[in-house]
RNA sequence: CCGCUCUUAGCUCAGCUGGAUAGAGCAGCAGAUUCCGAUUCUGCAGGUCGGGGGUUCGAAUCCCUUAGGGCGGG
Numbered sequence: 001c002c003g004c005u006c007u008u009a010g011c012u013c014a015g016c017u018g019g020a021u022a023g024a025g026c027a028g029c030a031g032a033u034u035c036c037g038a039u040u041c042u043g044c045a046g047g048u049c050g051g052g053g054g055u056u057c058g059a060a061u062c063c064c065u066u067a068g069g070g071c072g073g074g
Base pairs, nucleotide, nucleotide: 001073002072003071004070005069006068007067010026011025012024013023019057028044029043030042031041032040050066051065052064053063054062
């Protein structure tokens, strides 16, 4: 320098061919349970989907650009 790939909640990850309100587990907070804890159960909160731009009635999903990580080639 070139190519491929990953980036979604604090962490680990889903999200099918663009379709409606963006999800799960763990962690966190609150409540129930307990003499107090742990466990278990219930509920709640938490995201500009790495950043920017574009296409579209509609984008996490498509296109361009850019940042970071990984792999390969020269």
Molecule: transfer RNA
Organism: Eubacteriales bacterium